Small-subunit ribosomal RNA, 3' major domain from a metagenome, 486 nucleotides, folded computationally. Its Rfam family is "Bacterial small subunit ribosomal RNA". Its family is annotated with ribosome and structural constituent of ribosome in the Gene Ontology. RNAcentral holds the full RNA, with entries from SILVA.
[in-house]
Context: one part of a larger RNA
RNA sequence: UGACGGGGGCUCACACAAGCGGUGGAGCAUGUGGUUUAAUUCGAAACAACGCGAAGAACCUUACCUAGCCUUGACAUCUAUGGAUUAGCUCUAUGAAAGUAGAGUGACAGCUCUUCGGAGUCGGAACAUAGACAGGUGUUGCAUGGCUGUCGUCAGCUCGUGUCGUGAGAUGUUGGGUUAAGUCCCGUAACGAGCGCAACCCUUAUCGUUAGUUGCCAGCGCGUAAUGGCGGGGACUCUAGCGAGACUGCCGGUGUCAAACCGGAGGAAGGUGGGGACGACGUCAAGUCAUCAUGGCCCUUAUGGCUAGGGCGACACACGUGCUACAAUGGUCUGGACAAAGGGUUCCCAAGCAGCAAUGUGGAGGCAAUCCCACAAACCAGGCCCCAGUUCGGAUUGCAGGCUGCAAUUCGCCUGCAUGAAGCCGGAAUCGCUAGUAAUCGCGUAUCAGCCAUGACGCGGUGAAUAUGUUCCUGAGCCUUGUACU
Numbered sequence: 001u002g003a004c005g006g007g008g009g010c011u012c013a014c015a016c017a018a019g020c021g022g023u024g025g026a027g028c029a030u031g032u033g034g035u036u037u038a039a040u041u042c043g044a045a046a047c048a049a050c051g052c053g054a055a056g057a058a059c060c061u062u063a064c065c066u067a068g069c070c071u072u073g074a075c076a077u078c079u080a081u082g083g084a085u086u087a088g089c090u091c092u093a094u095g096a097a098a099g100u101a102g103a104g105u106g107a108c109a110g111c112u113c114u115u116c117g118g119a120g121u122c123g124g125a126a127c128a129u130a131g132a133c134a135g136g137u138g139u140u141g142c143a144u145g146g147c148u149g150u151c152g153u154c155a156g157c158u159c160g161u162g163u164c165g166u167g168a169g170a171u172g173u174u175g176g177g178u179u180a181a182g183u184c185c186c187g188u189a190a191c192g193a194g195c196g197c198a199a200c201c202c203u204u205a206u207c208g209u210u211a212g213u214u215g216c217c218a219g220c221g222c223g224u225a226a227u228g229g230c231g232g233g234g235a236c237u238c239u240a241g242c243g244a245g246a247c248u249g250c251c252g253g254u255g256u257c258a259a260a261c262c263g264g265a266g267g268a269a270g271g272u273g274g275g276g277a278c279g280a281c282g283u284c285a286a287g288u289c290a291u292c293a294u295g296g297c298c299c300u301u302a303u304g305g306c307u308a309g310g311g312c313g314a315c316a317c318a319c320g321u322g323c324u325a326c327a328a329u330g331g332u333c334u335g336g337a338c339a340a341a342g343g344g345u346u347c348c349c350a351a352g353c354a355g356c357a358a359u360g361u362g363g364a365g366g367c368a369a370u371c372c373c374a375c376a377a378a379c380c381a382g383g384c385c386c387c388a389g390u391u392c393g394g395a396u397u398g399c400a401g402g403c404u405g406c407a408a409u410u411c412g413c414c415u416g417c418a419u420g421a422a423g424c425c426g427g428a429a430u431c432g433c434u435a436g437u438a439a440u441c442g443c444g445u446a447u448c449a450g451c452c453a454u455g456a457c458g459c460g461g462u463g464a465a466u467a468u469g470u471u472c473c474u475g476a477g478c479c480u481u482g483u484a485c486u
Stems, first nucleotide, its partner, number of pairs: 002485001003483003007480007015470002019433005026324008034315002042053002064310007073133001077132006088105007108123001110121004135299002138297003144293002146288003149284001151282001156195006162171003175186003201276004206244007216233002220231003247270001250264005313452001326426001330385007342373003347366002352361003392423001397418007439462007
């Protein structure tokens, strides 16, 4: 100087408390451990591994296993040689395919000749052989780059000059206030500066203006069973460009004539308005050699390459994360209402028709503010159920179908009928959340032929409770103190 303390002081955070809802019990989904297996490919390991890499494992993917094959190789560059039919195309045998063996047909540019049918010569590409080499998801993340997690959006981390100290170092950065903040003010042997904080960026909340189609429809007309359907209009909504607006600016009080804090006015919004992007010096030899790149090492008729089938989906069990429930604030049936954000040409697919349905048929429109996906659901009104393992719950299983796809047996999703398990609110323990949040309700997208999505990422609808406080638990910041540690 740091680090540490079951030392002290000050301060902060869904850290506790106050609340609301969960997990831990059940069934299932998913990941992991373990076990099993020919293989169950590999990685991730307290927080910060475990719905993680994987935004899609039937084949492919695929890296694993078994079996059959290839050896200049599936792919790249180069050299030498080769033959003129080699490549390509078609076919045959064998085979699960890959491959292996064989047959037929058969090109091209330039030049020369030509009876215009073609012939000769030569090589570019390609082929074969040989050799340099290719190839490796083999190993080392403790050789590395790049990227990422974490402390932590915590308020810190440093430098120049000066001063102090023999020196390590200190000072500045401490102190008094204040702030979300090393934020600002005052003081001050310090004076300044840098990386961070904040702001600049995006989005959302209000208004103005410009523009008015594919969007809108107040007024004026037309028309319809009905609909902005039509003429028209730019008022309104909206769309998307440009502006305005919030700055403690104004008032009162407190405060060191300070920074600032408290209250108020005006305002759509008030003291960082809400949300996002943005992550200092560094820590964990943290993670990744399997995204990629890359040093060293290793394999080279195999640790490379191709193919078929299997496996990654096993199942006594254990854990994590979720979904669905255990019901009446509910279940079910009928009718009625209101979103936002997205996607669509190998695509989205309307109306109509068939089917109980999944779906089929059909083909209008749409490269989309135009058409489609697309009925939002919770909600509202009415009927039934009457507290029961039930009209709760839906696992499991049987049968019959549908769809995608060469192919659903291992191992897909969906529909109908039948079946109707556990489960009556969950021990010790433990998690999230402070407002349009929690809770609850649906909708969309990426990946994608299809889908094991209850996941991930977004979108809107309905919409709470509580916080008197900092004694305690956890983590963090500043000052100070002790130390046999550095």